The RNA shown here (c-di-GMP-I riboswitch aptamer) has 73 nucleotides and comes from a soil metagenome. RNAcentral holds the sequence, with entries from MGnify. Model confidence (mean pLDDT): 85 of 100.
RNA sequence: AAACGGCAAACCUCUCGUGAGAGGGGGGCGCAAAACCAGGGACCUCGGCAUCCGAGGCCGCCCAGUUGCCGAA
Numbered sequence: 001a002a003a004c005g006g007c008a009a010a011c012c013u014c015u016c017g018u019g020a021g022a023g024g025g026g027g028g029c030g031c032a033a034a035a036c037c038a039g040g041g042a043c044c045u046c047g048g049c050a051u052c053c054g055a056g057g058c059c060g061c062c063c064a065g066u067u068g069c070c071g072a073a
């Protein structure tokens, strides 16, 4: 390469949340770590007159950490 499988973006829908967003169902753009993890950065939300601070969100944006399937010529 190929195969068995796995995950599941946008969008629709129901629920939760002030919000960013989250969860269930449908869906399938993509993904070999699109598995886990919010430690660092980026971005987003809410509050505080705020180049700042606080509380959150996000790993399917990047980095670090942990674990890891198949595999021909």
Base pairs, nucleotide, nucleotide: 006031007030011026012025013024014023015022016021029060035066036065039063040062041061043057044056045055046054047053048052